RNA sequence: AUGGGACUCUGGAGAAGCCCAUGCAGGACAUGGGGGCCGAAGGUGCAAGCAGUGCGAAACUCUCAGGCAAAAGGACAGAGGCGCUCUC
Numbered sequence: 001a002u003g004g005g006a007c008u009c010u011g012g013a014g015a016a017g018c019c020c021a022u023g024c025a026g027g028a029c030a031u032g033g034g035g036g037c038c039g040a041a042g043g044u045g046c047a048a049g050c051a052g053u054g055c056g057a058a059a060c061u062c063u064c065a066g067g068c069a070a071a072a073g074g075a076c077a078g079a080g081g082c083g084c085u086c087u088c
Base pairs, nucleotide, nucleotide: 001087003085005082007080008079009078010077011076018034019033020032021031022030023029036068037067038066042064043062045060049055050054
């Protein structure tokens, strides 16, 4: 110095503030029920290929989980410094 990693800052999409009942005066609150929807936390599945009952990627797929006002989260991207390791 490079590569990867974690951390900090910035940006960051999609989809009903859904309906019913109860609880309280009320609610964007709690519980139960009802179907609808989203995919970019995480997770599932698969191609080519390979030394082949297996391994095998994704922003594809499924929607388990999560989510559908704001907040939080958020794949990914940019910047920053930190120390570790490898190579020169």
This is a predicted structure of an 88-nucleotide RNA (Glycine riboswitch aptamer). It was read from a public genome assembly, where an Rfam model found it. Rfam family: Glycine riboswitch aptamer. Rfam links the family to the GO term glycine biosynthetic process. Of the family's consensus pairs, 89% are formed in the model.